A computed fold for a 350-nucleotide part of an RNA from an uncultured bacterium, annotated as small-subunit ribosomal RNA, central domain.
[in-house]
Context: one part of a larger RNA
RNA sequence: CUGGGCGUAAAGGGAGCGCAGGCGGCUUGUUAAGUCUGGAGUGAAAGCCCGGGGCUCAACCCCGGCGGGUCUUCGGAUACUGGCAAGCUAGAGUACGGAAGAGGAAAGCGGAAUUCCAGGUGUAGCGGUGAAAUGCGUAGAUAUCUGGAGGAACACCGGUGGCGAAAGCGGCUUUCUGGUCCGAUACUGACGCUCAGGCUCGAAAGCGUGGGGAGCAAACGGGAUUAGAUACCCCGGUAGUCCACGCCGUAAACGUUGUGCGCUAGGUGUAGGAGGUAUCGACCCCUCCUGUGCCGCAGUUAACACAAUAAGUACCCCGCCUGGGGAGUACGGCCGCAAGGUUGAAACUC
Numbered sequence: 001c002u003g004g005g006c007g008u009a010a011a012g013g014g015a016g017c018g019c020a021g022g023c024g025g026c027u028u029g030u031u032a033a034g035u036c037u038g039g040a041g042u043g044a045a046a047g048c049c050c051g052g053g054g055c056u057c058a059a060c061c062c063c064g065g066c067g068g069g070u071c072u073u074c075g076g077a078u079a080c081u082g083g084c085a086a087g088c089u090a091g092a093g094u095a096c097g098g099a100a101g102a103g104g105a106a107a108g109c110g111g112a113a114u115u116c117c118a119g120g121u122g123u124a125g126c127g128g129u130g131a132a133a134u135g136c137g138u139a140g141a142u143a144u145c146u147g148g149a150g151g152a153a154c155a156c157c158g159g160u161g162g163c164g165a166a167a168g169c170g171g172c173u174u175u176c177u178g179g180u181c182c183g184a185u186a187c188u189g190a191c192g193c194u195c196a197g198g199c200u201c202g203a204a205a206g207c208g209u210g211g212g213g214a215g216c217a218a219a220c221g222g223g224a225u226u227a228g229a230u231a232c233c234c235c236g237g238u239a240g241u242c243c244a245c246g247c248c249g250u251a252a253a254c255g256u257u258g259u260g261c262g263c264u265a266g267g268u269g270u271a272g273g274a275g276g277u278a279u280c281g282a283c284c285c286c287u288c289c290u291g292u293g294c295c296g297c298a299g300u301u302a303a304c305a306c307a308a309u310a311a312g313u314a315c316c317c318c319g320c321c322u323g324g325g326g327a328g329u330a331c332g333g334c335c336g337c338a339a340g341g342u343u344g345a346a347a348c349u350c
Stems, first nucleotide, its partner, number of pairs: 003322004007304002012318001014201004021194003025088007033081002035077007042069001049065006091191001092188004096183004103177007110154001115149007125136002162169002206247006215241002220236004258317001260315001262313002266295011299306002323350003332343004
């Protein structure tokens, strides 16, 4: 330098933004760097290959020829790529008018329920299980009514519904704020795609400081079960779960399927928007765009299956794999308060 691959066999980076780099729409002119072509120079000899010759053959040796470069230089070609110049609007974007949404941040508010506290009524049980016991209760529990405190989560609506790049997002109101979609015009004029490093975001658990603590609940204690029971079941219960700020940076971070763009039968459902038909509206019917499901043809696939939201068919860019174990370990580096993360072997062995 190169091959074959990455849904489930090894293999898509957790996600986004983005510098360098790689790649890049239509038209004209110009240039001639890449590219193509011709000449000259050079590519020593030996060697390889072809032809011929000499040692009796061969090895070996001798003669001749061919060939060999991402090379240098001069001239030429201009389709493609590149450079320069000018232009275009189909990519991309901006403006305008609408639309839906648990998208994000902050503040405030609400009701149901659990627990606790105070009081009333009331009396012997309650609770729990397969059955029990620990536990709670005559110092009056459970049940029930009234009042109060506090924290956390938001029933119904709720939906193979919606939004978000992913992680994720669900009571109500207000303020601030991101993205998406639809429509008809106008404008900019390739401003694009991808992205090693880098930066940012990133569930849960965990960590630091300060608060908060109703319920739940690692650890822990007790009761059962059992041969045992460091469990499953029961009674308790602390970190934690919650808030603020700062770390951590992982996951079955999964669609186990990287991003972008084009092309390629149908059928059926669903969400948002626009238009049409109709009788103003609603229902109904039809069409288009965007998103989201199911079925299914061609094609693909080892099969399973995928099938316009492709795993089909092409192109661009990035990441990754290369037998199992050893091992995501050791050592070193970097990061972290730590826990640890990241990068990541070898011996040996099958």

Its mean pLDDT, the model's own confidence on a scale to 100, is 87.